Model confidence (mean pLDDT): 84 of 100.
This is a predicted structure of a 106-nucleotide RNA (SAM riboswitch aptamer (S box leader)) from Indiicoccus explosivorum.
Taxonomically the source falls in Indiicoccus (Bacteria, Bacillati, Bacilli, Caryophanaceae).
It matches the Rfam family "SAM riboswitch aptamer (S box leader)". Clan: SAM clan.
The model forms 97% of the base pairs in the Rfam consensus.
[in-house]
Formats: sequence, structure tokens, C1' cells
RNA sequence: ACCUUAUCGUGAGAGACCGAGGGACUGGCCCUAUGACGUCCGGCAACCCCCAGCAAUGGGAAGGUGCCAAAUCCUGCAGCGUUCUUUAUGCGCUGACAGAUAAGUC
Repeated sequence: ACCUUAUCGUGAGAGACCGAGGGACUGGCCCUAUGACGUCCGGCAACCCCCAGCAAUGGGAAGGUGCCAAAUCCUGCAGCGUUCUUUAUGCGCUGACAGAUAAGUC
């Protein structure tokens, strides 16, 4: 790398440095010199972890990760509903796919 399981509409700075791209990919739509992205500090959360408990569950954050624009920003495939004479488009819902993170397996 692959695979398995769980989660993904909550939360998180008017700080310092740096300087041009950034939001995975497609198509959109956004963010960005009023300084984004990144790094440091700071913070949030609680998967692993710690404590209590038979368990359900409750509590905690020293350590390992993670995260801190917008729902995983929306979307990409399928089904259903709605609009329409019908189809397409649009809108809504559901499920996949893809992705991210954690804990495992190998």
C1' cells in the first nucleotide's frame, strides 16, 4: 500500500513568522496581499488511553493520533418522490462510490 470496523450538519485565536496560491480528484462554487496555504504558539474533541462499573454507561485528559472557512463546501453512480402531456433540466430524500480520521489485520 491493501483489507476490516467505527465516525464524518457539534466544537476550536482580531497571536507570531512566512509570502502565493489553497479548498483530495471531476465539474461547480468559494477562500486568499484587509495576507490565504504552511510552520510555531494557542485551542477543540475524545478514537486509542486512564478511573469507576458485571454491563449499559458515567467521569478524566498526563501520553499517542486527529482536527480548528463553508455538511466530507456542493457534486460525480443508482433508486424513489416532486414539477412537466412526456423526456430532459431543476428541487427533495435514501443508498452506494470516492475521500478523511482512528483502531486493528497483514